[in-house]
Context: one part of a larger RNA
Formats: sequence, structure tokens, C1' cells
RNA sequence: UGACGGGGGCCCGCACAAGCAGCGGAGCGUGUGGUUUAAUUCGAUACAACGCGAAGAACCUUACCUGGCCUUGACAUGCAGGUGGUAGGGGACCGAAAGGCGACCGACCCUUGGGAGCCUGCACAGGUGCUGCAUGGCUGUCGUCAGCUCGUGCCGUGAGGUGUUGGGUUAAGUCCCGCAACGAGCGCAACCCUUGGCGUAUGUUUCACGUGUCAUGCGCGACAGCCGGCGUAAGCCGGAGGAAGGUGGGGAUGACGUCAAGUCAGCAUGGUCCUUAUGGCCAGGGCUACACACACGCUACAAUGGCCGGUACAGAGGGUCGCCACACCGCGAGGUGGAGCAAAUCCUAAAAGCCGGUCUCAGUUCGGAUCGGAGUCUGCAACUCGACUCCGUGAAGGUGGAGUUGCUAGUAACCGCAGGUCAGCCACACUGCGGUGAAUACGUUCCCGGGCCUUGUACA
Repeated sequence: UGACGGGGGCCCGCACAAGCAGCGGAGCGUGUGGUUUAAUUCGAUACAACGCGAAGAACCUUACCUGGCCUUGACAUGCAGGUGGUAGGGGACCGAAAGGCGACCGACCCUUGGGAGCCUGCACAGGUGCUGCAUGGCUGUCGUCAGCUCGUGCCGUGAGGUGUUGGGUUAAGUCCCGCAACGAGCGCAACCCUUGGCGUAUGUUUCACGUGUCAUGCGCGACAGCCGGCGUAAGCCGGAGGAAGGUGGGGAUGACGUCAAGUCAGCAUGGUCCUUAUGGCCAGGGCUACACACACGCUACAAUGGCCGGUACAGAGGGUCGCCACACCGCGAGGUGGAGCAAAUCCUAAAAGCCGGUCUCAGUUCGGAUCGGAGUCUGCAACUCGACUCCGUGAAGGUGGAGUUGCUAGUAACCGCAGGUCAGCCACACUGCGGUGAAUACGUUCCCGGGCCUUGUACA
């Protein structure tokens, strides 16, 4: 000087407390450990791994396994030699395919010949092989925490200190006052995007002809500006006006650094290893296994509910190999026709809600797992291993031990919608969007994490 303390002081944070909804019990989905396996490819492992890389594993993907094949190679560059029915296409035959063999068809440019191509050979290619403890780049985390430093000066033999401590104040090393310090940098804040009010310009495809809801621009608006109280000040408390009030709400933005944190399998890259294989092609299988264990979710256990009929109201997105109105057929998934729309035009297109009816507390008209049968669709192909529909079957489950998570307002909770990936989809995931819309916070003793000062130390 730091780090640490079941030392002290001050102060923050859904950290506790106060509340609301859960998880931990059940069934199912997904991930992981373990076990199994020819293989169940690899990585991620306290917080900060475990719906994570994976924003789409039937083949492909695919890196794994088994088997069949190839060897200048699926791909690049260079050199040498060779090649004219050459390059390229390709019936038949063998084969699971890859591949092998190959009747037959058959080119291009300058033109002795050469080039391209092809063949042979040599250099080399190739490797998701190893090392993230050799690395770049990127990322997580402490932490959006308020800190981390520098120049000059001053102090100290020196490490170093001072500044940055102190008194106030703030969300903040924010600002004020003081001070051997005076300044400055990276952070904080502001500048950026979005949302809330108003003005204005424009008006298509929006709206109802005009208006201007709305859309697209530009601008105004909030600054502790005004009033009162307190205070030396910074600022704090209250009030007015205002759509908005004390950083209005949300986002983007992550200092010096820490964890030899993560990633050699996104990519790049040093070293090292393989070279008829650790490279390459193909078929099938596996990544989907299942006595178990954990993590994260979904659906429930019902009456604030289930079922049936009727009837409203979004936002943000997506759409031509696409979204598909409407009509007909089918109980339905869907099928057959077929209009519109490269879209403020057309389509996708809501649910909870509201009105009426029914069920009457029951393992039930709750719950839907599981299994049998019959189908639809995508796709070369749904056996391993797809989603969906219909009929039947109807399991566990009666609110979940110790423990544990999220959330302070348009939040939690509840409700649906869209998108990416994508032929299809194991999405209950993820990323967004709107609809309905709470309860509680006395307080900071305690648990967790953090900031500043101080104290102790046999630690560095």
C1' cells in the first nucleotide's frame, strides 16, 4: 500500500422486511449429470454451466459409430512430362449408394504448333486432430457499481502519501464549503434512439366528402425557471402553473482492472501431431438410449371454474417458390376451385372480456398423461425419429417437506398475437408486441452483494 475480520462508523441495492405470484410434490417438454451403447460427436460446470453454443438433429446438417469406397484428393497455386475422338454428356451392366466399367454422341480460342481442359508425376492440398495455460478477436462477471488514474508542486531515506481525506449534498469523485495543494484524463451526467404534450408543413394507399384520428418530417416544451420555508452555499421540503417536476418512463452506452473466467468447434493464428489417413465420398445407424438424480419450463389439481351458443376491442411484425379473402367438399386436420396483394391498399387476424344457457363439489361435464384404431400434411423418404386431426381410452394429480425464485406500476399476475430459424417440426423455447391490471414498502437490527472513512493483523 492492499486484502481480510463472526472490528467500528456512515451509506446504497427487490439485499432483508412488507406484499403478490410461483418453484420444490404430479404428468409432460427441454437441458444436464450418471448409466448404457458399436456410437449415444464436441464444448459450457458455484454465483457468472444446465430451453447454454443450437434463431429448427428424420436424410442433409454431423463433427460420432458400422460398413463399402477414393488417394494431387471435394477445394487453391506452381513446375515438369504426356494427351486428339481430347474436354464435356452418357444408354446398357455390377452396386445400398459412392464408385467401377463403358456402347454411343461430341465441343472452344489463336492455329507449324500452342492455350484451356484432361491424365501422370512432383511441390503441396486437407484435418470440427491437440494446446483458450502460446495468442488475436469477441464475450461473461464484479457492475451502470462510482470509482480508476495522471502532470506539476509539497511531504517522506524509501515503498509511498497528498490531491481523491474532512463538513454538507447527490442517483453519481454530483455539486458546494474547507484544506499544500493547483489543475487534468478515463468513468458519472449531457449529446443519440424511443415514449408522453403542443405547434407547423405535407396528405398517398390512412380517415367519413371536408376536418385531421393517423402517417412522415421540422420545431417548441422542463431549467429547480416562478412562489413560500430552511440553508453561508450546494441543495432539501412544500406550492402554483403545466401533457409532463425535480436524471418524467424505457433503451443504447459498461472506466482502470479482476477471475491464467469462456471460446483453437464461428473466424483468424504460433507451436505440435496425422498424410492410401486423424484427409475425402457414400449408405445405414447414432446425437431421440433409460434403474436413476438435478436445473429451467408447460399443463393442472377446478365453480373468480369447465362446457355450449351469441357478441366486441389491439399493437408490433411477416408475405410472390409467399400471405391467401370468398365459394364448395370434408365432423376435422385438410382438399378443390379462386379474387386481391411485391402491400398505410390485399391477406395473415386475437384471447382473456361481455350477454345468455348448462354442470353443483364429485377424482367430477375437473384434469389431460398413456395406449388402441382411422386419417391429413410436409418431404426422395416420417420404422428407429415429424407435426396435426377424428373416434375410443381416460393415468398421476384434491395447492406440494426442508428449502428456494421473481417483481416497487402500466410493474407483478393473468390473456392472447407476431417474428426469426424453418420443406416440415418435437417452440411449452427465444426475441418482440399489445389487452386486462393489483398488493405492499413500518423500517435498515438481521441474511446477501457493494461504496467511503477508520481500526487490528503471525496474510501478500
This is a predicted structure of a 460-nucleotide part of an RNA (small-subunit ribosomal RNA, 3' major domain) from a metagenome.
Model confidence (mean pLDDT): 84 of 100.
The RNAcentral record of the full RNA draws on SILVA.